[in-house]
Context: one part of a larger RNA
Molecule: small-subunit ribosomal RNA, 3' major domain
Organism: wastewater metagenome
RNA sequence: UGACGGGGGCUCACACAAGCGGUGGAGGAUGUGGCUUAAUUCGAGGCUACGCGAAGAACCUUAUCCUAGUCUUGACAUGCUUAAGAAUCUCUCUGAAAGGAGAGAGUGCCUUCGGGAACUUUUGCACAGGUGCUGCAUGGCUGUCGUCAGCUCGUGUCGUGAGAUGUCGGGUUAAGUCCCUUAACGAGCGAAACCCUUGUCUCUAGUUGCCAGCGAGUAAUGUCGGGGACUCUAGAGAGACUGCCGGUGUUAAACCGGAGGAAGGUGGGGAUGACGUCAAGUCCUCAUGGCCUUUAUGACUAGGGCUGCACACGUCCUACAAUGCGGCAUACAAAGGGAAGCAAACCCGCGAGGGGGAGCAAACCCCAAAAAGUGUCGCUCAGUUCGGAUUGCAGGCUGCAACUCGCCUGCAUGAAGUUGGAAUCGCUAGUAAUCGCGGGUCAGCAUACCGCGGUGAAUGUGUUCCUGAGCCUUGUACA
Numbered sequence: 001u002g003a004c005g006g007g008g009g010c011u012c013a014c015a016c017a018a019g020c021g022g023u024g025g026a027g028g029a030u031g032u033g034g035c036u037u038a039a040u041u042c043g044a045g046g047c048u049a050c051g052c053g054a055a056g057a058a059c060c061u062u063a064u065c066c067u068a069g070u071c072u073u074g075a076c077a078u079g080c081u082u083a084a085g086a087a088u089c090u091c092u093c094u095g096a097a098a099g100g101a102g103a104g105a106g107u108g109c110c111u112u113c114g115g116g117a118a119c120u121u122u123u124g125c126a127c128a129g130g131u132g133c134u135g136c137a138u139g140g141c142u143g144u145c146g147u148c149a150g151c152u153c154g155u156g157u158c159g160u161g162a163g164a165u166g167u168c169g170g171g172u173u174a175a176g177u178c179c180c181u182u183a184a185c186g187a188g189c190g191a192a193a194c195c196c197u198u199g200u201c202u203c204u205a206g207u208u209g210c211c212a213g214c215g216a217g218u219a220a221u222g223u224c225g226g227g228g229a230c231u232c233u234a235g236a237g238a239g240a241c242u243g244c245c246g247g248u249g250u251u252a253a254a255c256c257g258g259a260g261g262a263a264g265g266u267g268g269g270g271a272u273g274a275c276g277u278c279a280a281g282u283c284c285u286c287a288u289g290g291c292c293u294u295u296a297u298g299a300c301u302a303g304g305g306c307u308g309c310a311c312a313c314g315u316c317c318u319a320c321a322a323u324g325c326g327g328c329a330u331a332c333a334a335a336g337g338g339a340a341g342c343a344a345a346c347c348c349g350c351g352a353g354g355g356g357g358a359g360c361a362a363a364c365c366c367c368a369a370a371a372a373g374u375g376u377c378g379c380u381c382a383g384u385u386c387g388g389a390u391u392g393c394a395g396g397c398u399g400c401a402a403c404u405c406g407c408c409u410g411c412a413u414g415a416a417g418u419u420g421g422a423a424u425c426g427c428u429a430g431u432a433a434u435c436g437c438g439g440g441u442c443a444g445c446a447u448a449c450c451g452c453g454g455u456g457a458a459u460g461u462g463u464u465c466c467u468g469a470g471c472c473u474u475g476u477a478c479a
Stems, first nucleotide, its partner, number of pairs: 001479002003476003007473007015463002019427005026318008034309002042053002065304007074127001078126003083121003088105007109116002129293002132291003138287002140282003143278001145276001150189006156165003169180003195270004200238007210227002214225003241264001244258005320420001324379007336367003341360002346355003386417001391412007433455007
């Protein structure tokens, strides 16, 4: 100087407390361990692995995964070299395919008629290749402490020195934020601000959006003429700064209350992550040193596996019901996507879906029905009109192909489950809870992920305790 303490002081955080909803029990989905297997490819491992890499394993993907069949200058790159042929295309045999063996069509461009350029095949060489090893050789990227308030430097001063001071102290703040004091004076990286979004208003602009007033028209509809008022769209501005008032405070920083205001003290949300820590993660994104491999650890193909199931754990979904379930009727979103695409009306089908093809590179058309809600009827507390697993049969869709191993529909079947032990998680407001909608991936496949809006609470205003963190101080046989 640090680190540590079941030392002290101060402070903070859904850390506890106060509340609301879960997990742990059931069935299922998914990941992991284990077991099994010819193979069940590899990585990730307390917090910070386990719906993680994987934004989607039937083939492909896919990998030293396994079994089998093949290739050897190679599936891919550059250069040299031997020989042949334009390129290119077609066919036959064998085979599961890859591959192997053979046959034919075809004669372009430049030309000094020798040949050359380009391309293909072929011989030989340099070399290619490697998702092989080492993340403890590395770059880059990332997680975490933590959006915590810290981490440092120059000069000066103090100390023999390591170092200290500044950065401490008194207040204050979300903040090393600011003020005061001060052997310190300044400065940098962080904090804040600048950026995006949302909340109010003004101006500009009105098409594909809107419709108040005027007119026309319809069974009805901004449908039409028209209009820019309004909504909205999207560009430019305004607005919030402790600016104003009162109080407290050291005449300070600031705090408390109030006014005005759409918004008030960082308005809400996001992006943004200091010096460093964990030899944290990744050589399977990429790059890269070294090592290893080179008729194989490279390359191709078929089939299988990654989906196996006595079991254990994590994360979710659906429930156990009446604040519910089912039938019928009826209302209100936002944000997105669409051309190898989204697809309306209409017709067929109980339905999944099929036919059909208007319109739309989309404020125009389509996906598109929002759902919870509201109204009404039934159910009356039961393993039920709860719950939907499982299984049988019959179908649909995608795709060369749904056996291993896809999704969906109809009929039938109707399991466990009556609120879950010890323990444990999230959340402080448009939040939790609950309800649906969209997107990416994608031929097909979503209970996952990333977004969007609808309905919309309870509790707390405390810091004794648990956990983690910051500052000061103290002890130490630790570095």